[in-house]
RNA sequence: AGGGGUAUGAUGUAAUGGUAGCAUUCCGGUCUCCAAAACCGUCCGUGAGGGUUCAAGUCCUUCUACCCCUG
Numbered sequence: 001a002g003g004g005g006u007a008u009g010a011u012g013u014a015a016u017g018g019u020a021g022c023a024u025u026c027c028g029g030u031c032u033c034c035a036a037a038a039c040c041g042u043c044c045g046u047g048a049g050g051g052u053u054c055a056a057g058u059c060c061u062u063c064u065a066c067c068c069c070u071g
Stems, first nucleotide, its partner, number of pairs: 001070007010024004018054001027041004047063005
C1' cells in the first nucleotide's frame, strides 16, 4: 500500500428488513439460626456520522478501534 473480517447490557452470545432475546453478574425479595444452593423479580445494550426504506442491529456509504491475509 492492497484485500477480507469483527464491533449488540458489566460479561458471553442470538436475532428472515417488522415488539432487540437468552445465560451469567450486580441489586431486591422468598427460603435458612447464618451462609451457599434453589426459586421469584427489577435495572441495564445495537462503535460514530450520513443515506435507502412506511419501518434498519440487519441493506449502502464514510470514519474509528481491533484481528487476519498478500506484498

Transfer RNA from a Defluviitaleaceae bacterium, 71 nucleotides, folded computationally. It was read from a public genome assembly. Its Rfam family is "tRNA". About the family: Transfer RNA (tRNA) molecules are approximately 80 nucleotides in length. The family's RNA type in Rfam is transfer RNA.